This is a predicted structure of a 399-nucleotide RNA (Bacterial RNase P class A) from Cellulomonas marina. Lineage of the source: Bacteria > Actinomycetota > Actinomycetes > Micrococcales > Cellulomonas. Its mean pLDDT, the model's own confidence on a scale to 100, is 76.
This record gives sequence, structure tokens and C1' cells, in this order.
RNA sequence: UGAGUCGGUCAGGCGGCCGCGUCGGACGGGUGCUCGCACCGGUCCGCCGAGGAACGUCCGGGCUCCGCAGGGCAGGGUGGUGGGUAACGCCCACCCGGGGUGACCCGCGGGACAGUGCCACAGAGAACAGACCGCCUCCCGGUCCCCGGUCCGCCGGGGGCAGGGCGGUAAGGGUGAAACGGUGGUGCAAGAGACCACCAGCGCACCGGGUGACCGGUGCGGCUCGGCAAACCCCACCCGGAGCAAGGCCAGACAGGGAGCGCUCGAGGGCUGCCCGCCCGAGCUCCCGGGUAGGCCGCUGGAGGCGUGCGGCGACGCACGUCGUAGAUGGAUGGUCGCCACCCGCACCGGGGCAACCGGGUGCGGGGACAGAACCCGGCGUACCGACCGACUCAUCCG
Repeated sequence: UGAGUCGGUCAGGCGGCCGCGUCGGACGGGUGCUCGCACCGGUCCGCCGAGGAACGUCCGGGCUCCGCAGGGCAGGGUGGUGGGUAACGCCCACCCGGGGUGACCCGCGGGACAGUGCCACAGAGAACAGACCGCCUCCCGGUCCCCGGUCCGCCGGGGGCAGGGCGGUAAGGGUGAAACGGUGGUGCAAGAGACCACCAGCGCACCGGGUGACCGGUGCGGCUCGGCAAACCCCACCCGGAGCAAGGCCAGACAGGGAGCGCUCGAGGGCUGCCCGCCCGAGCUCCCGGGUAGGCCGCUGGAGGCGUGCGGCGACGCACGUCGUAGAUGGAUGGUCGCCACCCGCACCGGGGCAACCGGGUGCGGGGACAGAACCCGGCGUACCGACCGACUCAUCCG
């Protein structure tokens, strides 16, 4: 310098104008009554006002209500090992397998000798298999050549070529994702773990290392056992259900029920602030009640963020300090303009360098995504214009 790998940070800043929501304050208005409070809406001022994913709602938990002695069945989930955590299907470290020259990345990674099932197409044959081509023995007849015999018709033996038949053969070809170990030799009619040596793999035993998954080594064995469990199934472990429209409180209207007083011995109402008086007059008052309309709580301070120190390879944990400002409910957090910063392209200027090139200034043009809380957290997954930082790898060049 070029090409990469991994991890992290940011997601523009300031100001003007207009606008929105919660809360607080001021002013004035309305309603209610227990008469100084409550509620409703208005104007103005002030504070604060989305995210790395607030998203998908896939997984786990807190919280709430219901259920529950304990255990089991059914159903669902998880699946190398050891840790982390409130918990997880998440994270960390390691093991095994695969990919990459490498940094590093990927794995839905228990069991296929418990049983059942499946293995498309192609192919002869797809699981204790299979004979299509090829190879080989034997038999059959044909044809050609050679040798021998001959009664000249042929006969016998050997060999070559092409063919047919009964078989043998899994070395070779061919099919396939996969064809029942590999190499060399012995052996055989041809072959074959049929036998032998070495190697690979499987199982068992022992030794050594590791908490463990597992790794290394030695010996023995039958000589080799296919794949699929994201097919049923088996094994181990985990899981009660529903969710803030959870759940709780206040409570109109309207059913329904009860009590008291009263109906000419006058409850109650009006004229009134009260008494008397006059008038009207048969209902009036209170309580219970289900919890609808509506309102309130739950509602945001939490497994919290940041910094330092300590323990740990790490995920993470502990201690101390410090910060604290969304809570809407048809659902606010926006729009526009200016300046600055950032990035990209083009043009020009000057500088360094032998050069490729490097970084700087000015001007013009362009760009800024994905997306948006709704009870709260921890994850995962997905979307995203881009910019920056750190660690590491490979190649080339220079010293």
C1' cells in the first nucleotide's frame, strides 16, 4: 500500500418561526355542594418529551388473577461438556465435525445392535443386496487352420473366430446422494477378508491426561456392521393456565329488593334566610343491589445507566461513588428556514514526493437511512443512507 476478519461507538449540532402531549404556575370562566374545596374546559408562561432496533411478538422472567397435598397420564419444549444468569431455545469457555492459506466462520451436535417405517429418479441390484456389460470353468452345435487315421463318405485330437446354454465370480465398467473397507501380496478356472501384512474404522479391556465432553497410547476380537430420529419411537431434563382488554377502586342511568314516614289527625312542595300564615297536595326519603356508560389506580426507580477498584481466560459477580427528566389512551414527541459540522462527485489553486500517489484550501451540485413507546425487563431475529475507532490476518514493497 492492497485485500480481508472480528469487536465497539454514533445515528448530526445551534438558533428563529409555527404546532402537539403530560406535569407545574398565573389569570379569568362554568358546575357542584358540607362554603372553601373538588371537577370541567380556556388563555399565557415554564420544565420535560422515543430507539438501536422503540419493530416482529419468536423465547425467557418479573408483576397480577385463577388453580394446586403429593405423584402420574396426556400434551409441549430442550438436547456435546463445563460455567454465567432471576430465567431462557440466550451468553461465555472448551470438545467434536465441516469450511478457509490465515485472522476467523458454520453446526436443529443424545440414541439407528429396543422396535417399526422410509430411501425418489436412475440402475441388474438400495440392506443380512445384486449378474446388465465384462471375466472364467463346463456343455452344445457352426466355421477356418494344423496333425494323425481312412473303406475317400468322413472319423479322432489340438488351436483360432463368432454364437447359444447351465453355472461361478462383486476385482473392472456402468447407474446413483449412497453399491456392503483401502493398498499390496498369496491363492484361484476366474475371483473374493477366502487367507496374510500394513492402514482406516467399530467394539471391549487396561494405562496416562482432563471437573467433564474428550484426547493420547497399548493389547485383543469378529474381519467391516449404509443413511434418515426436522418419520414414529426410546432416553435424560424442563414446563399449571391466562394475560395490563391482567387485576383493583369509585360509580351515573335503568331493572329489582328492603326499611321508615304519610294519605284530611297532612309526608312532601311553593311563596321565604327563619317562624307564623296562605296555597297545592299523595306520595316522599333513605338503604341494599348488579357494575354498564364514564372516571381513577395499576404506570414507571428497575435483575437500572455510567465511572473506578477487586475476583474471573470469559460470560459475569462483588464493593464504592455518581445520575435520574416519556407515560399518551384514537393515542403527543412534528414541520419549515438559516448557519455550522460530516460524507460523496466535479472543477480550480498551491504544497510534498523520482513516480504511483498523499494530504490541504476554495467554489458549485448532491446526500442523511431504517423506523416510532403503550405494564416493565433479559435475549433472539429482522430492517437500516452512512461515518468513525480499536484489535488481528494474508499478500507485496522498503529499512